A computed fold for a 95-nucleotide RNA from Haloplasmatales bacterium 4B, annotated as THF (Tetrahydrofolate) riboswitch aptamer.
[in-house]
RNA sequence: GACAGAGUAAGUAAAACGCGUCAAGUGCUAUAGGAUGGGAUGUCGCCUAUAGACGAAAGGAUUAAAUCCUACGGUGUUUUAUUGCGUCCGCUGAU
Numbered sequence: 001g002a003c004a005g006a007g008u009a010a011g012u013a014a015a016a017c018g019c020g021u022c023a024a025g026u027g028c029u030a031u032a033g034g035a036u037g038g039g040a041u042g043u044c045g046c047c048u049a050u051a052g053a054c055g056a057a058a059g060g061a062u063u064a065a066a067u068c069c070u071a072c073g074g075u076g077u078u079u080u081a082u083u084g085c086g087u088c089c090g091c092u093g094a095u
Base pairs, nucleotide, nucleotide: 003093004092005091010083011082012081013080014079015078016077017076018075019073020072021071028052029051030050031049032048033047034046038089039088040087041086042085058070059069060068061067
């Protein structure tokens, strides 16, 4: 010096425990901010907030209420498996 590898935020699938079906959540648009391989930087990726638009599947058992079961939602969290950084520098390996 060149080569190879490890390593992110997240995505997908499954399981468990939940939330909602008296409509939150998810998804969409705009604006603002935040975090993001070991370091720096960064977004068309991710998260948060505000505003706006759109929008749904409930049923049964039993009741004084509550509770339970089934189903539904492009629903939340965790775990497992798998996929997995743009630029520069570093780490490991072998030469």
The prediction has a mean pLDDT of 87.
It was read from a public genome assembly, where an Rfam model found it.
Lineage of the source: Bacteria > Bacillati > Mycoplasmatota > Mollicutes > Haloplasmatales.